[in-house]
RNA sequence: ACGUGCUCCGGGGUCGGUGAGAAUCCGAACCGGCGGUGACAGUCCGCGAGCCGUGGCUCCGCCCUUCGGGGUCGGUUCUGCGGUUGAUCCGGUGGAAUUCCGGAACCGACGGUGAUGCGACGCGAUGCGUCGCUAGUCCGGAUGGGAGGCAGCACGA
Numbered sequence: 001a002c003g004u005g006c007u008c009c010g011g012g013g014u015c016g017g018u019g020a021g022a023a024u025c026c027g028a029a030c031c032g033g034c035g036g037u038g039a040c041a042g043u044c045c046g047c048g049a050g051c052c053g054u055g056g057c058u059c060c061g062c063c064c065u066u067c068g069g070g071g072u073c074g075g076u077u078c079u080g081c082g083g084u085u086g087a088u089c090c091g092g093u094g095g096a097a098u099u100c101c102g103g104a105a106c107c108g109a110c111g112g113u114g115a116u117g118c119g120a121c122g123c124g125a126u127g128c129g130u131c132g133c134u135a136g137u138c139c140g141g142a143u144g145g146g147a148g149g150c151a152g153c154a155c156g157a
Base pairs, nucleotide, nucleotide: 002156003155004154005153006152007151008149009148014028015027016026017025029137030136031108032107033047034046035045036044042106043105050084051083052082053081054080055079056078059075060074061073062071063070064069088104089103090102091101092100110140111139112138117133118132119131120130121129122128123127
């Protein structure tokens, strides 16, 4: 160095304004998992988590039973597979960079929470009512899971 087992580690980010009420509107700010990549990546390639579908397994409930078991109806543990899953360009340096430097942009799962914004409809119509939409940073699943780890220990050959 390699393999196996165990332990540990393994996601970040807000202020102000308006207003009766907003960390969701307006303004500005801030954040960026893991592996790879001839040179360092939120935006290149892939993975994880999330969401949808599906197969198997465990258990519970329900139904049937000749009490051996069966049904796959619902839920659930673990697991496999498939689908889905956002965003970058220009210039410079260089052997090599969408990864560095300079500049200007863009993106951000699912559920919840609401208008002071937007849209639709209605009415007794300078307004009122009803419905819907709208958060990367708030709340939540999550004291979770996980890609992984020049983190540690033990054993093996």
A computed fold for a 157-nucleotide RNA from Microbacterium immunditiarum, annotated as FMN riboswitch aptamer (RFN element). The model forms 97% of the base pairs in the Rfam consensus.